[in-house]
Order: sequence, then structure tokens, then C1' cells
RNA sequence: AGAUGUAAAAGGUAAACCAUCCGAAAGGAUGGGGCACAAAGCUAUAGGGCCUCACCCCGAGCAAAUAAACCGGACAGGCAGCCAGUUACCAUC
Repeated sequence: AGAUGUAAAAGGUAAACCAUCCGAAAGGAUGGGGCACAAAGCUAUAGGGCCUCACCCCGAGCAAAUAAACCGGACAGGCAGCCAGUUACCAUC
């Protein structure tokens, strides 16, 4: 430096759920909790994917016309515990 994660040591993170708070929502923060995790560390415009989409905008719809609801999209927001990128502890080779 590279590969691997069978066993071990030192540690680490924390799903669901509950409480409070923020948000329109997805989701997030803190505390409890612990399903799991060898990167469950970090990175979310400049890779893919997924979720939400209030306000504003566009389409469709309705209709004689205008407008509203429902629907689709865009803008926007979010998720890395989906893949990815990147850095790293321990052990073994």
C1' cells in the first nucleotide's frame, strides 16, 4: 500500500416505538429505547434511485365564460439505515 471481515479486543452508531419541539408534508432535532450495522463515519445543484410537494407557476379537468376541489408536472424540500463517491479503527492475509 492492497484485499478480506471467520473469530476476538477496545470502542462506536442507533430501526421500530414513546415524549417534547420544528415543518404543509416527506422528514428533522433533543431525551428515552434498541432492530440491527465493519463504515449505520462524512458527502443530497454539478451520479442514479426513492419520498414529499403547502404557497407560487404550468398542464389537464370543469365550463357558455371565469374560478375552486380532485389529478399530473415543475419549482422547492428531504432520504446516504437504497446503490454510489470519499475518508478511517481493529484483526487476518

Overview:
This is a predicted structure of a 93-nucleotide RNA (c-di-GMP-I riboswitch aptamer). Model confidence (mean pLDDT): 82 of 100. Its Rfam family is "c-di-GMP-I riboswitch aptamer". Gene Ontology term of the family: cyclic-di-GMP binding. Of the family's consensus pairs, 80% are formed in the model.